[in-house]
Order: sequence, then C1' cells, then structure tokens
RNA sequence: ACCUUAUCCAGAGCGGCGGAGGGAACAGGCCCUGUGAAGCCCAGCAACCGGACUCGUUUGAGUAGAAGGUGCCAAAUCCUGCGGAACAUUCCGGGAGAUGAGGA
Repeated sequence: ACCUUAUCCAGAGCGGCGGAGGGAACAGGCCCUGUGAAGCCCAGCAACCGGACUCGUUUGAGUAGAAGGUGCCAAAUCCUGCGGAACAUUCCGGGAGAUGAGGA
C1' cells in the first nucleotide's frame, strides 16, 4: 500500500515547553490562531481491542470499571464536490477520509 467490518451531530485543561501557522489531499467556501497555530510533554475524554463479572454457550449479549494496546481532545469527518427526492433550502444515499478490529 490492499481487502473485510464497525463507528464518525456525545465527551475531553484558564497546564508546561514552543514560536506561525492550522482545519487530511485538490478546488471552492467558511473558520481557528500573538487573548499564542503546528509539534512535544503532562493532565483529560471515550470505551474499539484486551482484562473482570453475569447470561447464553458454537458464534454472542449485557453490566461495571479503566492495569495494558490504540484512538481522540474548535466547529457533524467544519461545509460543499457525485446521484436521487423535495424544492430554494432541506432530506436520503454514494464517494473520499479518519480510527479500531480482523485478514491477505
């Protein structure tokens, strides 16, 4: 890099270092940022895997918790891009993407 599958409108600091960018890529918008961006550290959030218990027992379901492995911590994945419905702004689906788990 590829395939399968689940989730993506909830949640998360007034901290330290750092100094100019950031919101995946392209395009168009719209935003965040010297009242301090990215990045790193710490704290935190969540509960995908793993662990505990109960039920079922082939697969599994539920509950509580947070050792361990990830992940996340402005705005729906910030919005749109393709198709359909309704119709002047919405809805549904798709594509792309992110993350987890599994596979080859």

The prediction has a mean pLDDT of 83. SAM riboswitch aptamer (S box leader), 104 nucleotides, folded computationally. Its Rfam family is "SAM riboswitch aptamer (S box leader)". From the family's description: The SAM riboswitch is found upstream of a number of genes which code for proteins involved in methionine or cysteine biosynthesis in Gram-positive bacteria. The SAM riboswitch acts at the level of transcription termination control. The predicted structure consists of a complex stem-loop region followed by a single stem loop terminator region. An alternative and mutually exclusive form involves bases in the 3' segment of helix 1 with those in the 5' region of helix 5 to form a structure termed the anti-terminator form. This entry represents the conserved core of the complex structure involving helices 1-4. Gene Ontology term of the family: regulation of gene expression.